[in-house]
Context: one part of a larger RNA
Molecule: small-subunit ribosomal RNA, 3' major domain
Organism: metagenome
RNA sequence: UGACGGGGACCCGCACAAGCGGUGGAGCAUGUGGUUUAAUUCGAUGCUACGCGAGGAACCUUACCUGGGCUUGACAUGUAAGAAGUAGGAACCUGAAAAGGGGACCACCUGUUUCAAUCAGGAACUUACACAGAUGCUGCAUGGCUGUCGUCAGCUCGUGUCGUGAGAUGUUGGGUUAAGUCCCGCAACGAGCGCAACCAUCGUCCCUUGUUGCCAUCCUUUGUUUACAAAGAGGCACUCUAGGGAGACUGCCAGUUUUUAACUGGAGGAAGGAGGAGAUGACGUCAAGUCAGUAUGGCUCUUACGCCCAGGGCUACACACGUGCUACAAUGGUCGGUACAAUGAGUUGCGAUACCGCAAGGUGGAGCUAAUCACAAAAAGCCGGCCCCAGUUCGGAUUGAAGGCUGCAAUUCGCCUUCAUGAAGUUGGAAUUGCUAGUAACCGCAGAUCAGCCACGCUGCGGUGAAUACGUUCCCGGGUCUUGUACA
Numbered sequence: 001u002g003a004c005g006g007g008g009a010c011c012c013g014c015a016c017a018a019g020c021g022g023u024g025g026a027g028c029a030u031g032u033g034g035u036u037u038a039a040u041u042c043g044a045u046g047c048u049a050c051g052c053g054a055g056g057a058a059c060c061u062u063a064c065c066u067g068g069g070c071u072u073g074a075c076a077u078g079u080a081a082g083a084a085g086u087a088g089g090a091a092c093c094u095g096a097a098a099a100g101g102g103g104a105c106c107a108c109c110u111g112u113u114u115c116a117a118u119c120a121g122g123a124a125c126u127u128a129c130a131c132a133g134a135u136g137c138u139g140c141a142u143g144g145c146u147g148u149c150g151u152c153a154g155c156u157c158g159u160g161u162c163g164u165g166a167g168a169u170g171u172u173g174g175g176u177u178a179a180g181u182c183c184c185g186c187a188a189c190g191a192g193c194g195c196a197a198c199c200a201u202c203g204u205c206c207c208u209u210g211u212u213g214c215c216a217u218c219c220u221u222u223g224u225u226u227a228c229a230a231a232g233a234g235g236c237a238c239u240c241u242a243g244g245g246a247g248a249c250u251g252c253c254a255g256u257u258u259u260u261a262a263c264u265g266g267a268g269g270a271a272g273g274a275g276g277a278g279a280u281g282a283c284g285u286c287a288a289g290u291c292a293g294u295a296u297g298g299c300u301c302u303u304a305c306g307c308c309c310a311g312g313g314c315u316a317c318a319c320a321c322g323u324g325c326u327a328c329a330a331u332g333g334u335c336g337g338u339a340c341a342a343u344g345a346g347u348u349g350c351g352a353u354a355c356c357g358c359a360a361g362g363u364g365g366a367g368c369u370a371a372u373c374a375c376a377a378a379a380a381g382c383c384g385g386c387c388c389c390a391g392u393u394c395g396g397a398u399u400g401a402a403g404g405c406u407g408c409a410a411u412u413c414g415c416c417u418u419c420a421u422g423a424a425g426u427u428g429g430a431a432u433u434g435c436u437a438g439u440a441a442c443c444g445c446a447g448a449u450c451a452g453c454c455a456c457g458c459u460g461c462g463g464u465g466a467a468u469a470c471g472u473u474c475c476c477g478g479g480u481c482u483u484g485u486a487c488a
């Protein structure tokens, strides 16, 4: 100087407390361990692995296993030699395919040449050699990227001063802040990386813009007795679109305080003291993670640890754990009617009206390269009927049968529909977790990946919309100062 302490002081955080909802019990989904297996490919392993890499394992993917094949090779560059109906390649034969045979037909580019033919060269081919190739090893040889402490308020430097020196000071102290934020003091004076601000988004207003968006007033037509509805004309008022500006600064008032920084209350205001929520992650820590994303040193394999193919496996199952979904019901279930979103994707696509089917779906194809058309039905909600507390009209696992769709192909191993079947489960031990406001909880919608889909996952979007916080004694994590130390 650090690190540590079941030392001290101060402070902070959904850390505790106060609340609301879960997990732990059940069934299923998914990941992991273990076991099994010819193989169940590999990696990730306290917090910081376990719905993680994987934002799509039937084939492919695929790296694993079994079997069948190839050896300058599936791919690149070069050297030397060679072949001229050359490269390519239909029918056909063998085969599971890869591949092997077969050989109808038959090229491309540049130059010579008027064109064709021909000739020379290239490309391509064969042989040989250099080499290719490796998801083989080492993340403890590395780059790059990432997680974590932590969006925590820290980490340092120059000069000066102090100290023999390691070092100290500054950065400590008194206040204050979300903040090493600011003020005051001070042997320090300044500066850098962080904080904050600058960036984009949501919330208010104004200007501009009016098509594909909007329709208040006025006019016309049609339906209708008026009201009202639809269309046209017309308009950009409003909503909205997307550009530009304004606005919030403790600016104003009162109080507290060193009459500083700031805090408390108030006014005005759409918004008030960081307005909400993003992007942004200092010096460093964990030899943290990744050689299987790519790159890359070294080592290793080279008729195989490389390459191609078929089938299987990654989906196994006594069991254990994590993360979720659905429930156990009446604040509910079911049937009928009826209302209101936002984000978003669409031409190998989205697919309306209509018709067929109980349905999944099918026929068909209007319109749309989209503020135009379409996906599209939002769901919880509201109005009414039934159920009457039961293993039930709760719950839906499992299984049987019949179908639909995608795709060469759904047996291992897809999703969906209908009928039948109707398991466990009556609120979950010890323990444990998320959340402080448009949050939790509940409800649906969209997208990426994608032929299809094991999505209940993930990433977004809106709808309905709470309770509680006395407080900091205690648990956990962190920051500052201080103290002890057989630690470095």
Base pairs, nucleotide, nucleotide: 001488002487003485004484005483007482008481009480010479011478012477013476015472016471019435020434021433022432023431026326027325028324029323030322031321032320033319034317035316042053043052064312065311066310067309068308069307070306073131077130078129079128080127081126082125088105092101093100094099108122109121110120111119133301134300136299137298138297142295144290145289146288147286149284154193155192156191157190158189159188160169161168162167173184174183175182199278201276202275204246205245206244207243208242210240213236214235215234219232220231221230222229223228249272252266253265254264255263256262328428332387333386334385335384336383337382338381344375346373349368350367354363355362356361394425399420400419401418402417403416404415405414441464442463443462444461445460446459447458